[in-house]
The RNA shown here (Bacterial RNase P class A) has 352 nucleotides and comes from a Chitinophagales bacterium.

């Protein structure tokens, strides 16, 4: 300086014409006009997670279901985010990466395939006695073992010494892992350095088990106005011996209650609110390792209702595309993405 590869930040704005929508503001009559301010995203997407709002009178209570799980901050809240310990992983050391991070000593399953055997373990080898044999060796019974070899991801804690028929924590030093109480630093998780104790391992995103948490629906939620129908119908069922209904499921209980399903049949289909001023944006001081929080001074930046937010041209930019279109809102997470920028890892040039 260049090249690939990851994570992250960004994702347009200015001016002129002309069309479209919302708001204010004048004028002119009840919907025209003319001015002026505004006018799709980093993801609007997926609907995964937490809330705001709204409803469901009053009364719950058990089971279920669902979600969480080192430790400490932050938030309205979160399975979010910060910061920290721990195990793997990766380096000569680092730097970075991951964790659906409680418990295998309450229970039950389950570990392919090889292998003798996955845990009540004996395939090749080892010992010792007994038979056979001039002797030995080889076969064969019985015993003892599990320290050598194979299989395998893993095979009853690892070297090493002594002992013994042959061996084994049998015994002894030194280790590895695991528990238990105390000690020293920490706000805690933990971490250090001894003591005394145990010794098949692996899976809980296998069933479980411990502890803590959870009320539903969703803006087509809700709430008001209008307007418009038959003097309406027909079966079934109920009115204190209770049908019906109280909004995740079932049971109990408590409450409200004269209707309540089904059949044909007649009538509207409309306006308004909810609608965007907010757990909001931006500078700037102060605290904190950081998330964030507090003061303080500005700001208002889409509300459509079958669907407005555009099209043309110009100049400038390192760059202006790609992925892609509000529809109650708002925090977060995952996923798609052009150019550009920052960092860091790996290689190439070698003074440009």
């Nucleotide at each position: 300086c260049u090249a690939u590869a990851a994570a992250c930040c960004c994702g347009a704005g200015c001016c002129a014409u002309c069309g479209c929508u919302u708001u204010u503001u004048g004028c002119c009559u009840a919907g025209g006009u003319a001015a002026a301010a505004a006018g799709a995203g980093g993801a609007a997407a997926g609907u995964c997670c937490g809330g705001a709002c709204a409803g469901u009178a009053u009364a719950g209570a058990g089971c279920a279901a669902c979600c969480c799980a080192c430790c400490g901050g932050u938030u309205a809240a979160a399975c979010g985010c910060c910061g920290g310990c721990u195990u793997c992983u990766g380096u000569a050391a680092a730097a970075g990466g991951a964790a659906a991070g409680a418990g295998a000593g309450a229970g039950u399953g389950c570990c392919a395939c090889a292998g003798a055997a996955a845990a009540u373990a004996a395939c090749u080898a080892c010992c010792a006695c007994a038979a056979u044999u001039u002797a030995a060796a080889a076969c064969u019974g019985u015993g003892g073992a599990a320290a050598a070899g194979g299989u395998g991801a893993a095979a009853a804690u690892g070297u090493g010494a002594g002992g013994u028929a042959a061996g084994a924590g049998c015994u002894c030093a030194c280790g590895g892992c695991g528990g238990c109480a105390a000690g020293u630093a920490g706000u805690a998780a933990u971490a250090c350095a001894g003591g005394c104790u145990g010794c098949g391992g692996g899976u809980a995103a296998a069933c479980c088990u411990u502890g803590g948490g959870u009320a539903c629906u969703g803006u087509a939620a809700u709430g008001c106005c209008a307007u418009g129908u038959a003097a309406a119908g027909g079966a079934u069922u109920g009115u204190u011996u209770g049908a019906g209904g109280g909004c995740u499921g079932c049971u109990c209980g408590c409450c409200c209650a004269a209707g309540a399903u089904c059949c044909a049949g007649g009538g509207u289909a409309g306006g308004c609110a909810g609608c965007a001023u907010g757990a909001u944006c931006u500078g700037c001081u102060u605290a904190g390792u950081a998330a964030u929080a507090a003061g303080u001074a500005g700001g208002c930046u889409a509300g459509a209702u079958a669907a407005a937010u555009g099209a043309u041209g110009g100049a400038g930019u390192u760059g202006a595309a790609a992925c892609a279109g509000a529809a109650u809102c708002c925090g977060g997470c995952u996923u798609a993405u052009g150019a550009g920028g920052u960092u860091u890892a790996u290689g190439g040039u070698u003074u440009u």